[in-house]
């Protein structure tokens, strides 16, 4: 790589539209989180790469899914 098993943080916020309601979805607002992804840098080096740190650009803030990383198998 692949299978199976573990896996965390944060709002089911608000308004407007939609709908017979409700939900899904659009858009606009506030407000938060770090574990895909990117960027930055510490350390260290082989001098351009780089953390579990930083940023929150993307992402995400009921479940569900996803999910760095771990653990078996092969």
């Nucleotide at each position: 790589g692949u299978g199976c098993a573990g896996g965390a943080g944060a709002g089911c916020g608000c308004g407007u539209c939609g709908c017979a309601g409700c939900c899904a979805g659009a858009c606009g607002c506030c407000g938060c989180c770090g574990a895909a992804g990117g960027c930055g840098u510490a350390a260290u080096c082989c001098c351009g790469a780089a953390a579990c740190c930083g940023c929150u650009c993307a992402g995400g803030c009921a479940a569900a899914a996803g999910g760095a990383c771990u653990g078996c198998a092969c």

The prediction has a mean pLDDT of 77. The RNA shown here (Glycine riboswitch aptamer) has 74 nucleotides and comes from a soil metagenome.